[in-house]
Context: one part of a larger RNA
Formats: sequence, C1' cells, structure tokens
RNA sequence: UGACGGGGGCCCGCACAAGCGGUGGAGCAUGUGGUUUAAUUCGAAGCAACGCGCAGAACCUUACCAGCCCUUGACAUGGGAAGUAUGGGCCUGAGAGAUCGGGUCCUUCAGUUCGGCUGGCUUCCGCACAGGUGCUGCAUGGCUGUCGUCAGCUCGUGUCGUGAGAUGUUGGGUUAAGUCCCGCAACGAGCGCAACCCUCGUCCUUAGUUGCUACCAUUUGGUUGGGCACUCUAAGGAAACCGCCGGUGAUAAGCCGGAGGAAGGUGGGGAUGACGUCAAGUCCUCAUGGCCCUUACGCGCUGGGCUACACACGUGCUACAAUGGCGGUGACAGAGGGCUGCAAGACCGCGAGGUGAAGCGAAUCCCAAAAAGCCGGUCUCAGUUCGGAUUGCAGGCUGCAACUCGCCUGCAUGAAGUCGGAAUCGCUAGUAAUCGCAGGUCAGCAAACUGCGGUGAAUACGUUCCCGGGCCUUGUACA
Repeated sequence: UGACGGGGGCCCGCACAAGCGGUGGAGCAUGUGGUUUAAUUCGAAGCAACGCGCAGAACCUUACCAGCCCUUGACAUGGGAAGUAUGGGCCUGAGAGAUCGGGUCCUUCAGUUCGGCUGGCUUCCGCACAGGUGCUGCAUGGCUGUCGUCAGCUCGUGUCGUGAGAUGUUGGGUUAAGUCCCGCAACGAGCGCAACCCUCGUCCUUAGUUGCUACCAUUUGGUUGGGCACUCUAAGGAAACCGCCGGUGAUAAGCCGGAGGAAGGUGGGGAUGACGUCAAGUCCUCAUGGCCCUUACGCGCUGGGCUACACACGUGCUACAAUGGCGGUGACAGAGGGCUGCAAGACCGCGAGGUGAAGCGAAUCCCAAAAAGCCGGUCUCAGUUCGGAUUGCAGGCUGCAACUCGCCUGCAUGAAGUCGGAAUCGCUAGUAAUCGCAGGUCAGCAAACUGCGGUGAAUACGUUCCCGGGCCUUGUACA
C1' cells in the first nucleotide's frame, strides 16, 4: 500500500421487510449428470455451466460408430512428362452407394510473332505440397461473460517522507453519480458519470397516396365524385432549465412544497460497460506459435448414432377446476412477414387438408381468426362435461425417403394429478399476473428464443437482520 475480520461509522441495491405470483409434489417438453452403447461427436461447471454454443440432428448438417472405397488427394500454388479443346444431355451393365465401365447425340475455346507456341482441360510423377472440428484457451490475437451502468481508476507539476509511498481523491454538506458547493499544500488534467444518439409522450409547420372522412351526394362498402379539417404517415422545428413563486440551507451546492404545463426535478424505455478481476470462456466461428498424423488422426459414400433409460438435478409447458369447463352470439389490437413467396372469394372434405384461382415485390393485396373480455344457455363440486398423459385404428402434409426418428387431423382410450416437505426464485407500474399475435431459424418440425400489443393489480412501516456493493476508520502472526 492492499486484502481480510462472526471490528466500528455512513450509504445504496427487489438485499431484507411489506405484498403478488411461481419453482420444489404430478404428467409431458427440453438441457445436464450418471448408466448403457459399436457410437451414444465435442465444448460449457457456483453466482457468471445445465430451453447454453444449437436462429430449429430423418438423409444432409455431423465433427461419432460399423462397413465399402480413394491416395498430389474434395480444395490451392508451382515444377516435370505425355496427350488433347472441352462441356453437356440421353440410354445402359455391376454395385448399398461412393465408384468402375459400355454406347449414342449435340457442341469443337481464347490469344498468337501461325511455331511441334502460350493459356485452358485430362492423365502420369512413390515431386514440392495440400488436408486435419487432431492436442495445447496455462503459448496467443480477436470476440465474449462477470463484478457492474457499481462510481470509481489514474496522470503531470508542486509539496511531505531516507524510502516503499502519501497528498490531490481526505474533511463539512449534497447528489443517481469522484454530481456539485465550501474548506484544505495543493494546482490542474485524463479515462469513467452526465450530456450529445435512437425511441415513446404534447404542440406547430410542410406534404396528402395506397392513408383519413367533419361537410355535400351515395348502391351505406371511404364505395365513387368532392375535400386534406381530423386521424395517420415522416421530415423539420418548439417545448423542461429547479426556469418562476414560497419555505429551508451557510448568503453556497442543493432539498421540500406550489403554480403553470402534454410532461417536473435524470419525464419513461433503449443504446452506451472506466482502470482492472476471475491464467474466467472460446485453438469446434475465424486467425495463429509450438507439437502430432501424412495409403491416414486426410477425402468420399451407405447404414446407424447424436433421439438409448433402473435413476438424479436445472429450465419450461399443461393442469389439479365454478374468478371454471363446454357449446352459441357477436366486439376491439399492435408489430411483423410475403415471388423457389403470401394467397382472397368459390368448390370438395367432419377435419388436418385438397382443387382451382383473383390480387400483391405490398400504408393498396394476402397471411389474418386476435385471445382473454361482454351477453345469454348448460354443468353443480364429483377424479367430474375437471385434467389431458398413454395406447389402438383410420387419415393428411412436407420431403428421394417419416422403421429407428417429423408435425398435424378424426374416432376411440382416458393415466397421474384435489395446490405441493425442507428449501428456493421473479417482480416497485402500464410493472407483476394473465391473454393472444408475429418473426427468425426453416422443405417439414417451437411448450424454446426474440419482439408485439389486449386486460391490468397488491405493497414498500422501515434499514435491526440475510446477501452483494461503495466511502472513511481500526486491528492483523496474510501478500
């Protein structure tokens, strides 16, 4: 000087408390451990691994296993030799395919000093090399997680100290903040904080189609004509600064209350992550040192595996019902996606879906039905008209192909489960809870993820305690 203390003081955070809803019990989905296996590829390991890499394993992916093949190689550059353009379609033999043959048709490159040249292509060389998701993240770059959006981390000069170092950065107030004010052997400065950026909330201007419709007409459909007021769209501006008033404070910084205002004290949300810590993670994104393999630890293919299943854990979904289930009527979003695409109306099918097809590269057309909610009906507390696992049969779709191993539909079946021990998690407002919608990945496959809107709470006395963190101080046999 740090680190640590079941030392002290001050302060903060869904940290506790006050509340609301979960997990832990059930079934299923998914990840992991373990076990099994020819293989169940590999990585991730307290918080900060475990719906994580994987924004989607039937083949492919794929790195794993079994078997069958290739050896200058699937790919690059160069050298030597020989030949010659070459490329494509079709038929056909062997084979699981990779691959190895056979036949046939079309095509017959560019430059040129016209040379037996050069490029290109094919074959050969026990040529140089390629190749490796092989090892080392404790050799590395890059990228990332984490403490933590916590308020800290430092430097120059000066001063003090023999020195390590200190001071500044401590103190009195204050703040979300090393934020600002005052004081002070310090005076300044940098990286952080804040602001500048995006978005939502109010108004104005400009603009008016594909958007809108107050007014007039209307076939009652913004449909058509008119219109751009309004809504909306999207470009530019205005607006919030403790600016004004009162109180308080040290006359300061600020704090408390009020007015006006769409908004009030950082207005809500996002992006933004200091010096560093964990030899944190990643050599399987990529790059890269070293080591290792080189007829194999490289390349291709078929089939299998990553989907196994006495069990254990994490994360989720669905429930256990009446604030509910079922059937009926009819209402209201936002944000997205669409040409190898989204597909209306119509017809067929109980349905998944099929046939056919208008429109739309989309403020125009489509996906598209929002759901919970509201209204009235039924069930009447039961393992039930709750719950839907499991299983049988029959179908649909995608795809070369759904046996291992996809999703969906109809009929039948109808398991556990009556609110969950110890323990433990999230959340302070348009939040939690609850309800649906869309997107990416994607041929197909979503209970996951990322967004979007609808309905919409309860509680916070307070900081004694648990956890994490910041500042000052104190002790130390620790560095």
Predicted 3D model of a 479-nucleotide part of an RNA (small-subunit ribosomal RNA, 3' major domain) from uncultured Oceanibaculum sp.
Taxonomically the source falls in Oceanibaculum (Bacteria, Pseudomonadota, Rhodospirillales, Oceanibaculaceae).